[in-house]
Molecule: c-di-GMP-I riboswitch aptamer
Organism: Paenibacillus sp. UNCCL117
RNA sequence: CUCGAAUAAAGGCAAACCGGGCGAAAGCCUGAGGACGCAAAGCUACAGGGGCUUAGACGCUUAGAACGAAGCGUGAUGCCAGCCAGUUUCCGAA
Numbered sequence: 001c002u003c004g005a006a007u008a009a010a011g012g013c014a015a016a017c018c019g020g021g022c023g024a025a026a027g028c029c030u031g032a033g034g035a036c037g038c039a040a041a042g043c044u045a046c047a048g049g050g051g052c053u054u055a056g057a058c059g060c061u062u063a064g065a066a067c068g069a070a071g072c073g074u075g076a077u078g079c080c081a082g083c084c085a086g087u088u089u090c091c092g093a094a
Base pairs, nucleotide, nucleotide: 012038013037017033018031019030020029021028022027036082042087043086044085048084049083050080051079052078057074058073059072060071061070062069
């Protein structure tokens, strides 16, 4: 220096749910709440895959004179890295 990996040491993060806030929703932010878990549960979301939502838009249907309304479908420009992936990376016994 490399491999190795612990019931080691020191720290870290924080699901569901709850309070407050943002959003049409998915979801996100925040708590001097919480603790399911995590060795990358750090970072990356047009230019890998996958998943979630459907406001605007477009199409159809309904009743209607019209404005407009309701329902259904299609569909990210909205999201998810705690789905896989990419990338960086702490400690280190026998």